[in-house]
RNA sequence: CCGCAGGAGAGAGUCAGCUUUAGAGGCUGGCCGCCGAAGGCGCAAACUCCCAUAAACGCUCAGGCUAAAGUACUGCGG
Numbered sequence: 001c002c003g004c005a006g007g008a009g010a011g012a013g014u015c016a017g018c019u020u021u022a023g024a025g026g027c028u029g030g031c032c033g034c035c036g037a038a039g040g041c042g043c044a045a046a047c048u049c050c051c052a053u054a055a056a057c058g059c060u061c062a063g064g065c066u067a068a069a070g071u072a073c074u075g076c077g078g
Base pairs, nucleotide, nucleotide: 001078002077003076004075005074006073011032013031014030015029016028017027018026019025033065034064035063039061040059041058042057
């Protein structure tokens, strides 16, 4: 790196529009409320000073909040 299996969290929020005979459902945009386990960013001690350096910690830019997909990580095989 590849394959298989497992794999959490958070409003099916609300308003408007479109779709529809109507409704439901779906889609788009706004308004907040939340989640952290893709990614990204930040920080400690170890050492008198300096530099470098970490995470499942912190931030929440991205991403995500029915399901599906995806996800760090774990097991097995190559």